[in-house]
Context: one part of a larger RNA
């Protein structure tokens, strides 16, 4: 001296732009953070429309016993359409958020390779959507339970389910040619026998979907070469351990598993062990080299109360699914059940220390849906903190009787000092009216959370606005007084024991300013 996701102490006017639990991956009250589709599909409600009409009835009539009526309108039945939705169905809940506990790894950087592979949605081509079963929720009765919830009988729809039929450039298996590869082996004649496998309907008749397949594009997995903290006061380690043969199992390779058989792997080029640690891209900091770092921002990895474990699915071994155990909290009728904020506010507690239980989905981006649209703590915005960067401001110009007052003083004087006071100006900021966007793209219309905010006119007053450290040398800044090795300073040297420029005040002076100093950390 530069630097921080900082904190402390004094002190604080404003505005942009950023940034805000680094500690206990502790433990959570509440509210919200994934839904959406009715143009899959049968029902339920509701409103509207007909058709019958209980009841009640102005009134009309009467032999007073009725009689007949506009009309109001239950409670039924039918149909078409709206609209709203519990279930069943399908896409989406593997993305976007959040955090570094683990992980010294093919984890991650860089470069290959895959002739060992897999991709819903999207693109583009090639072929198709024939005929038919049976069942199940919701319903409706019913049983249990305190609840969570569960059972049993009936009934029913479906783009849910399940055959069966067509079948090739899919797949299995035989088999011919040609033809490249580093090998196992790949391509290509859309070669040929021969088996196997498919579908769904919705509509507003514009389309949108279904089923098989060739190929793209996007995401994925695997496998190699380098690279990657620290100890040897860790030298030995390994038995699925290292290779072979056959299988299972994967999307695929592969001791991934499994039987047999061999007896080998790695290891002073540092194996095992231990301890630290999420890795880049980048960031500080240096003239480079290098050093230290990895918070915002993006790219990967890894987790989700601790551990395990499959399901379903194009993807997951899955934060806000499932199922076992462990620990915790809750709730109960004591039989039994709920939960999981390392999402976004918040709340306890640790802590030197870290923010609102706020607005809109206007934009951009996601899901869902033909669409209108819904949903969206992603995101845009707003409000707290001087935490940081950068900008402005707290007045400009004259203005000596060198005013008063302060300190000083050799008692003449110096200084503060053009510095107030007066004058003269001007209004960035303030404050108060008037006006007001852009950000909106959708053909017209019509859509702003932020906001009457940015800005821009106009009015009023110098009015609303400065500390902080430090003056002994390093190091820019000196004098009084108090005190008297006391009280204290102090980054190093070192000051103080009666004239301390070094402790306290107080005048001056430096220095750097909405900041200043300190602590702490790296260069």
């Nucleotide at each position: 001296g530069g630097a921080u996701g900082a904190a402390c102490g004094c002190u604080g006017g404003c505005g942009g732009c950023g940034u805000g639990c680094u500690u206990a991956a502790c433990a959570c009250a509440u509210g919200c953070a994934a839904g959406u589709c009715g143009a899959a599909c049968g029902g339920a409600g509701c409103a509207c429309c007909c058709c019958u009409g209980a009841a009640g009835g102005a009134g009309u009539u009467u032999u007073c016993g009725g009689a007949c009526a506009a009309c109001u309108g239950a409670a039924g039945g039918g149909a078409a359409u709206g609209c709203u939705u519990a279930g069943u169905g399908g896409c989406g809940g593997a993305c976007g958020g959040g955090u570094g506990a683990g992980u010294a790894a093919c984890g991650c950087g860089u470069g290959a390779g895959u002739a060992a592979c897999c991709u819903g949605c999207c693109u583009u081509g090639g072929a198709g959507u024939g005929g038919g079963g049976a069942a199940u929720a919701a319903c409706a009765g019913u049983u249990g339970g305190a609840a969570a919830c569960a059972g049993c009988u009936g009934c029913u729809a479906a783009u849910a389910c399940c055959g069966c039929a067509u079948a090739a450039u899919a797949u299995g298996u035989c088999u011919g040619u040609g033809u490249c590869g580093c090998a196992u082996g790949g391509c290509a004649c859309u070669g040929g026998g021969c088996a196997u496998c498919a579908a769904a309907g919705a509509u507003u008749u514009a389309u949108c979907g279904c089923u098989c397949u060739g190929a793209g594009a996007u995401g994925g997995a695997c496998u190699c070469g380098c690279g990657u903290c620290u100890g040897a006061u860790u030298a030995g380690c390994u038995a699925g351990u290292u290779g072979g043969c056959g299988g299972g199992g994967u999307a695929a390779c592969g001791g991934c598993c499994c039987a047999c058989c061999a007896a080998g792997g790695c290891g002073a080029c540092g194996a095992u062990c231990a301890g630290u640690a999420g890795c880049c891209g980048g960031a500080c900091u240096g003239a480079g080299a290098g050093g230290u770092u990895g918070g915002c921002c993006g790219g990967c990895c890894a987790c989700a109360u601790u551990g395990g474990g499959a399901c379903u699915g194009a993807g997951a071994c899955a934060c806000g699914g499932c199922c076992c155990a462990g620990a915790c909290u809750c709730c109960u009728a004591c039989g039994g059940g709920a939960g999981g904020c390392a999402g976004c506010a918040g709340u306890g507690g640790g802590g030197a220390a870290u923010a609102u239980u706020g607005g809109g989905c206007a934009a951009u981006g996601g899901g869902c849906g033909c669409a209108a649209g819904c949903c969206u703590g992603a995101c845009c915005c707003a409000g707290c903190a001087a935490c940081g960067c950068c900008g402005c401001g707290u007045g400009a110009a004259g203005g000596a009787a060198g005013a008063a007052g302060g300190c000083u003083u050799u008692c003449g004087g110096g200084u503060u000092g053009u510095a107030a006071a007066c004058u003269u100006c001007u209004u960035u900021u303030c404050u108060c009216a008037g006006g007001g966007a852009c950000g909106a793209a959708g053909c017209a219309a019509g859509u702003g959370a932020c906001g009457g905010u940015a800005c821009c006119u106009g009015a009023g007053g110098a009015a609303u606005a400065a500390g902080c450290c430090a003056c002994g040398g390093c190091u820019a800044a000196c004098u009084a007084c108090g005190u008297g090795c006391c009280a204290g300073c102090a980054g190093c040297c070192g000051c103080g024991g009666u004239a301390a420029u070094a402790c306290g005040u107080a005048g001056g002076u430096g220095g750097c300013a909405a900041g200043c100093g300190u602590u702490a950390u790296c260069c």
A computed fold for a 523-nucleotide part of an RNA from an uncultured bacterium, annotated as small-subunit ribosomal RNA, 5' domain. The RNAcentral record of the full RNA draws on ENA and SILVA. The prediction has a mean pLDDT of 85.